Background
Predicted 3D model of a 72-nucleotide RNA (transfer RNA) from Lachnospira eligens. RNAcentral holds the sequence, with entries from ENA. It matches the Rfam family "tRNA". Rfam describes the family as follows. Transfer RNA (tRNA) molecules are approximately 80 nucleotides in length. Rfam links the family to the GO term triplet codon-amino acid adaptor activity.
Parts: sequence; structure tokens; C1' cells
RNA sequence: GCCGAUAUAGCACAAUGGUAGUGCGACUGCCUUGUAAGCAGUAGGUUGUUGGUUCAAGUCCGACUAUCGGCU
Repeated sequence: GCCGAUAUAGCACAAUGGUAGUGCGACUGCCUUGUAAGCAGUAGGUUGUUGGUUCAAGUCCGACUAUCGGCU
């Protein structure tokens, strides 16, 4: 230099163009003599940035950034 993949909650990951979710973690309560485990609930997200297509974009398209991989 060229090509490809990935980017979503604190972490790991889902999500047919039509209300962004699960597990773990955090917090609160119940349970317990007490803790762990268990049960119930709550909070936490400009879906990497920017522009475009669309009635509607995490999803489709372009550019950029970062990380990873391949080729030279």
C1' cells in the first nucleotide's frame, strides 16, 4: 500500500427495515442466626463518528476512525 471482518448497557453477546433485548455484573427487597446460593424487582444505551436511501435504519449504501486478520 491492497483486501476482508468487527464496533450495540460495566463485561460477553443477540436483534426479519417496524417499541433495542439476553446472560453475567451493579443496586433494592424477600429468604437466612449470619454470609453464599435462591426468589422478586430496579437502574444502566446518542447501537464507533459522519452523511445518504426510506413513511420508518442497530439493520441498506458511502466516507472516516479504531481493533483484529490476510496479501504484498